[in-house]
Notes:
The RNA shown here (c-di-GMP-I riboswitch aptamer) has 94 nucleotides and comes from Paenibacillus sp. BC26. The sequence is in RNAcentral, with records from ENA.
This record gives sequence, structure tokens and C1' cells, in this order.
RNA sequence: CUAUGAUAAAGGCAAACCAUAGGAAACUAUGGGACGCAAAGCCGUGGCCUAAGGGAUCACUCACCGUGAUGCUAAGGUAGACAAGGUUGCCGAG
Repeated sequence: CUAUGAUAAAGGCAAACCAUAGGAAACUAUGGGACGCAAAGCCGUGGCCUAAGGGAUCACUCACCGUGAUGCUAAGGUAGACAAGGUUGCCGAG
């Protein structure tokens, strides 16, 4: 340097769930808690989730305003469902 991941050792992360807080929601943060993880470190593409705001159609209304219903939309999220990639890194049996 490359490949690889041991019933080893040191160290590490922390699903579900619970509490508190934030958010329109998706979801997130912190604490508790461990199902798992050799990149379950970081980044973010595809995809996926949500739809506050925006816009479309329809209904109510003479009309405007406004209200309601149904689609669309990310600038909001998700990498611990999945696929591909960038970047950094602990240990060392064969």
C1' cells in the first nucleotide's frame, strides 16, 4: 500500500420503546434504554416521506373577500428499508 473481518482485545455507535423540548406534518434534539452495527463516522445523488406556504380544479357566494373538498408542488425531512458514489478513520488473527 492492497485485500480482508477473528467466538481476540481496546475503544466506539445505539433500533424499538419512554420522558422532555421543537415542528403544520414528515421528523428532529437531549436524557434514559439496547435490537443490532466494522464505517450504524461525515457528505449528499437516485428513490422515499411530509405539504406549512404557493398554485390548480370544484362547491358555497350576484361578485369580491372568505371558507371547505380533492390533486400538484420542497425551499422541509430521511442514509439504521433500498441502489450507487465522494471523503476520513480504530484494532490486527490468517
Rfam family: c-di-GMP-I riboswitch aptamer. Rfam's curators write: GEMM was predicted in a large-scale screen for bacterial structured RNA regulatory elements.